[in-house]
RNA sequence: UGGCUUAUAGCGCAACGGUAGCGCAGCUACCUGAUACGUAGCAGGUUACAGGUUCGAAUCCUGUUAAGCCGA
Numbered sequence: 001u002g003g004c005u006u007a008u009a010g011c012g013c014a015a016c017g018g019u020a021g022c023g024c025a026g027c028u029a030c031c032u033g034a035u036a037c038g039u040a041g042c043a044g045g046u047u048a049c050a051g052g053u054u055c056g057a058a059u060c061c062u063g064u065u066a067a068g069c070c071g072a
Stems, first nucleotide, its partner, number of pairs: 001071007010024004018055001026042005048064005
């Protein structure tokens, strides 16, 4: 300096341009003498950042940042 990949809940990951979800973790209740297991439920999101396109963007386009890989 060029190219490619990745960035979504505390963690690991999904999500044809049309309600942002799953597992684990957390909290509450039930169960128990008490925990654990189990059952039922709840909460948790500026989809890395800034713009653009669109009736509508996590998704498409541009730029930036961070991490990784390849090349010179």